[in-house]
Context: one part of a larger RNA
Molecule: large-subunit ribosomal RNA, domain VI
Organism: Sinomicrobium oceani
RNA sequence: CGUUAGAAAUUUGCGUGGAUCUGACUCUAGUACGAGAGGACCGAGUUGGACUAACCUCUGGUGUAUCAGUUGUUCCGCCAGGAGCAUUGCUGAGUAGCUAUGUUGGGAUGGGAUAAGCGCUGAAAGCAUAUAAGCGCGAAACCCGCCACAAGAUGAGAUUUCUUUAAAGGGUCGUGGGAGAUGACCACGUUGAUAGGCUACAGGUGUAUAGGCAGUAAUGUGUUAGCCGAGUAGUACUAAUUACCCGUAAA
Numbered sequence: 001c002g003u004u005a006g007a008a009a010u011u012u013g014c015g016u017g018g019a020u021c022u023g024a025c026u027c028u029a030g031u032a033c034g035a036g037a038g039g040a041c042c043g044a045g046u047u048g049g050a051c052u053a054a055c056c057u058c059u060g061g062u063g064u065a066u067c068a069g070u071u072g073u074u075c076c077g078c079c080a081g082g083a084g085c086a087u088u089g090c091u092g093a094g095u096a097g098c099u100a101u102g103u104u105g106g107g108a109u110g111g112g113a114u115a116a117g118c119g120c121u122g123a124a125a126g127c128a129u130a131u132a133a134g135c136g137c138g139a140a141a142c143c144c145g146c147c148a149c150a151a152g153a154u155g156a157g158a159u160u161u162c163u164u165u166a167a168a169g170g171g172u173c174g175u176g177g178g179a180g181a182u183g184a185c186c187a188c189g190u191u192g193a194u195a196g197g198c199u200a201c202a203g204g205u206g207u208a209u210a211g212g213c214a215g216u217a218a219u220g221u222g223u224u225a226g227c228c229g230a231g232u233a234g235u236a237c238u239a240a241u242u243a244c245c246c247g248u249a250a251a
Base pairs, nucleotide, nucleotide: 001152005163006162007161008160009159010158011157015149016148017147018146021049022048023047024046025045026044027043033038051106052105053104054103055102059100060099061098062097066093067092068091069090070089071086072085073084074083075082076081110144111143112142117137118136119135120134169246170245171244172243173189174188175187176186177185194239195238196237197235198234199233200232201231203228204227205226212221213220214219
């Protein structure tokens, strides 16, 4: 821009893509078969491999604005306590998120028309013949079915609702994230829990500082440990103010 007024939702599916894999074992059954040796079809179940999707409860990884320990040095006047730099200084742990080697699931059942093949009825050709007319069975292949997209499918579909014009609706703007390069998408904007703050809890680290006591000292010890990023809930304390723009066919 189109889809012939403009919107907001919900959809049909022309069509397109994906998937389609496979082993071992058990039962049937040491049965059928076979002199024996050996040893099934059919059917039922269990458990794997590779591939693939989603997710983070578990097991782990990462986790450079978390916590703790610790070395050297500079600084905060000194002690104590801290801060900067040294690969995040080094080391030990680690929430959320992200993640695989982790967890869960998937390729199932079924239908249609068939291939090779196997048949029924049956003439030409009094027989025979699955074929000439007619009717069946039959495969991971084909068409559906499963998953995803899908009306620019210009063949532009359908349904419901709203608005009849300072309209409905949308955008700018702001607070943000399960979204994200930017647009976009999604949530919210005081009729408010959208983010921050605060409170509580979960979780991490591992028992703070000061002063007291014990010890010559390092250090130890009691006082509901202290501190903490992303998590869960609550709470308008802070910020989402005011406003502007687009839209307006026909009868």